[in-house]
RNA sequence: GACAACGGCAAACCCGUCGAAAGGCGGGGACGCAAAGCUACGAGGCUACAGCACGGAGUGUCUCUCCGGGCCAUGCCAGUCGAGCCGCCGAA
Numbered sequence: 001g002a003c004a005a006c007g008g009c010a011a012a013c014c015c016g017u018c019g020a021a022a023g024g025c026g027g028g029g030a031c032g033c034a035a036a037g038c039u040a041c042g043a044g045g046c047u048a049c050a051g052c053a054c055g056g057a058g059u060g061u062c063u064c065u066c067c068g069g070g071c072c073a074u075g076c077c078a079g080u081c082g083a084g085c086c087g088c089c090g091a092a
Stems, first nucleotide, its partner, number of pairs: 001089001008033002013028006031079001037085003041082003044077003051071002054068005
């Protein structure tokens, strides 16, 4: 970074599968991508199983159980941005 060339990847959606979920993986499928190759280092975003506190119910009380929303990442997103590493071609 080109109305170039060889190619590459694969959004949504569908099927299967793992997961509490976000989401991942495999197959199909192409919205698009000059790094839409790799890496959770920084920022940002997503989810909340478990945990914490609060309220309510079952209990006279304690404990326990259930329901509700709140907080919360050690989980997730590299096709949110930045950063690091590797990489094809060679016009202006």